[in-house]
Context: one part of a larger RNA
Molecule: large-subunit ribosomal RNA, domain III
Organism: Synergistaceae bacterium
């Protein structure tokens, strides 16, 4: 220079309390703002920031009794969430092996590798911080398991592949349809209100009207023919499995299926209302629960039709047979249930941008009026008022 520019998009106001000290802290009440986000979950990625108490130097563009700062102390609970103990795809290593002067490239079997694929829990309560994980009350998986039952001891019961078959198994475009979430009305139910301004006991008003998973019974709808017997040189080492041939019988039979109805539920929640020792409206208590519209981007479901660019893979999983094989199969009550994450942020002051930084940042839930509609506006739940 200069006590100058700025103090980083923005709306706050009043009252009360704390307090040595308040425009900033906290409660409250009015206004304001987002509301296909600025709300919700969660991946990444940070790592302790997260709750509880004290603090008051820096750090916070002011202040500060406040904080993501500072100290101490506490906090992440799992057979069913996610990831290992399962499987393979791009891609990766790569026994032996090719090349190559080497270093080292490539690349068989085999591995490893999710963003896929296979796989058993759901409602509510609960902390000051955890919850499908604790707790209540009702499921399921898996594997072990007396008796009892049945089967067998070689004429063999049962177990069974690393090997066979089968399934897993898959585009994308349209059109219908069934169904359900939601959501809307109601003089129907139930609780509470009657008005400090003229009216307002009225067809007033304000607020609610619900509930998984698992069992059972059904069901729009959709797919395939199905079974016996025989032959034969394929999958092959076998096959009783599968394909392929024949011949007969039967028009049903099976499979899939959202959802519905009923259990579960003599529970749960539930608008409020009452309300404690001694404070918190905490603990506890708790009414109705119906019709009728309307209706999905979710679901049945790539089912179905149509197209052409013809739309992973392996295992779980169901046969087959090799082979093993003297005791075995089912199995009630009952016992077992391993290791890693789980706090908290997550369009953000917590990530990535030296900053509490108008930039960036994947994925999912996402209601209500008006609309074609996720566009715009205005609000619900929820959140937020931007550190002068």
């Nucleotide at each position: 220079g200069a006590g100058u520019a700025g103090c980083g998009a923005g709306a706050g106001c009043a009252a009360g309390g704390u307090g040595a000290g308040a425009a900033u802290c906290c409660u409250u009440g009015c206004c304001g703002c987002c509301g296909a986000a600025a709300a919700u979950c969660u991946a990444a990625g940070g790592u302790u920031u997260c709750c509880u108490g004290a603090g008051g130097a820096a750090g916070g563009u002011u202040c500060g009794u406040c904080c993501a700062c500072u100290c101490a102390g506490g906090g992440u609970u799992a057979g069913u969430c996610g990831g290992g103990g399962c499987c393979u795809a791009a891609g990766c290593c790569g026994a032996g092996g090719a090349c190559g002067a080497g270093a080292g490239u490539c690349g068989u079997a085999g591995g490893c590798g999710a963003u896929g694929g296979a796989c058993a829990a759901c409602a509510g309560g609960u902390u000051g911080a955890a919850a499908u994980u604790c707790c209540u009350g009702u499921a399921c998986c898996a594997c072990c398991g007396a008796a009892a039952u049945u089967c067998g001891u070689a004429u063999g019961a049962g177990c069974g592949a690393u090997g066979u078959g089968g399934g897993g198994a898959c585009g994308c475009a349209g059109a219908a349809g069934g169904a359900u979430a939601a959501g809307a009305a109601g003089a129907g139910c139930g609780c509470g209100c009657c008005g400090u301004u003229g009216g307002u006991u009225g067809a007033g008003c304000g607020c609610g009207u619900c509930c998984a998973a698992g069992g059972g019974a059904c069901a729009a709808g959709g797919g395939a023919g199905u079974c016996a017997c025989g032959g034969a040189a394929g999958g092959u080492a076998a096959a009783u499995c599968c394909g392929c041939c024949g011949u007969g019988g039967c028009a049903a039979u099976u499979c899939c299926g959202a959802g519905u109805c009923u259990u579960g539920a003599c529970g749960g929640g539930g608008a409020g209302g009452g309300a404690a020792c001694u404070a918190a409206g905490u603990a506890c208590c708790g009414a109705a629960g119906c019709u009728u519209c309307c209706g999905a981007u979710u679901u049945c479901a790539c089912a179905c039709u149509g197209c052409c660019a013809a739309g992973a893979a392996a295992a779980g999983c169901c046969g087959c047979u090799a082979g093993c094989g003297a005791g075995a199969a089912u199995c009630a009550a009952g016992g077992u249930g391993c290791c890693c994450g789980u706090a908290c942020c997550g369009c953000a002051a917590a990530c990535c941008g030296a900053c509490a930084c108008a930039g960036g940042u994947a994925g999912a839930u996402g209601a209500g009026g008006a609309g074609a509609g996720a566009a715009u506006c205005c609000u619900a739940a929820g959140g937020c008022g931007a550190g002068c």